[in-house]
RNA sequence: UGUAUAUUUCAAGCGCAUGUGCCGCCACAGCGGCAGACGAGGCGGAGGUUUAUCGAGAAGUCAGCGGGUGCCUCCCGGCCGGCUGCAGGCCGUAAGCAGACUGACAAAGCCCCGUGGCAACAUGGGGGACAAAACAGCUGCGGCAGAACUG
Repeated sequence: UGUAUAUUUCAAGCGCAUGUGCCGCCACAGCGGCAGACGAGGCGGAGGUUUAUCGAGAAGUCAGCGGGUGCCUCCCGGCCGGCUGCAGGCCGUAAGCAGACUGACAAAGCCCCGUGGCAACAUGGGGGACAAAACAGCUGCGGCAGAACUG
């Protein structure tokens, strides 16, 4: 480098489709389909664990199954405000907490024009809106010891 085989990934508010609802055929039974969460935010490594954040002009976005960036423990790493060490704490490389204060950001929905389907329904383009949390600003708070330097 080529070939063969096997495995994994190409999903992560993600996937599936048992109940359920809806559509078509159908006298019924049954058969075949459709729906089953709208975005924002979220991943150091290993193990464990499972109803794992936020809001929406949505309200079946129902009940469920699987997964999962949440959480816990350990390790690694950063920070605790000039430097070093120790203890402890908080976090995850954009690596503190709190706050009744300030600020910003969405999609569905809605309006217009299409595409596929008998239909339920799916989907593309354009227009113009509206969140909260994370986040940013502001304010407050954050151990002890030591060295050097300065007065």

This is a predicted structure of a 151-nucleotide RNA (glmS glucosamine-6-phosphate activated ribozyme aptamer). The prediction has a mean pLDDT of 78. Rfam family: glmS glucosamine-6-phosphate activated ribozyme aptamer. From the family's description: This entry contains a glucosamine-6-phosphate activated ribozyme that is found in the mRNA for GlmS. GlmS is an enzyme that uses fructose-6-phosphate and glutamine to generate glucosamine-6-phosphate. The ribozyme catalyses self cleavage of the glmS mRNA that is thought to regulate GlmS activity. The family's RNA type in Rfam is riboswitch.